[in-house]
């Protein structure tokens, strides 16, 4: 560099649910835990979704894929 264990330490947190915010997609916080080795970060390309509207404008999602970037641990091959 690459890889990812019925390993260790630590981490994140789907559905559902409660509160608040938002027209909405959805967001934040509490509970919860399906899963995750980048399920850390970046809306950059694709894609999906929402609103206004009409061939455009403004938004949401990186836990859909790709890409970029940073990073914990260390068995086997």
């Nucleotide at each position: 560099g690459a890889c990812g264990a019925a390993a260790a330490a630590g981490g994140c947190a789907a559905a559902c649910u409660c509160g608040c915010c938002g027209c909405g997609a959805g967001g934040c916080g509490g509970g919860g835990g399906c899963g995750c080795a980048a399920a850390g970060c970046c809306a950059a390309g694709a894609c999906u979704c929402c609103c206004c509207g009409u061939c455009g404008g403004g938004g949401a999602g990186c836990g859909u894929c790709u890409g970029g970037u940073u990073g914990c641990c260390g068995a086997a091959a």
Annotation
Model confidence (mean pLDDT): 84 of 100. A computed fold for a 77-nucleotide RNA, annotated as c-di-GMP-I-GGC riboswitch aptamer. The model forms 95% of the base pairs in the Rfam consensus.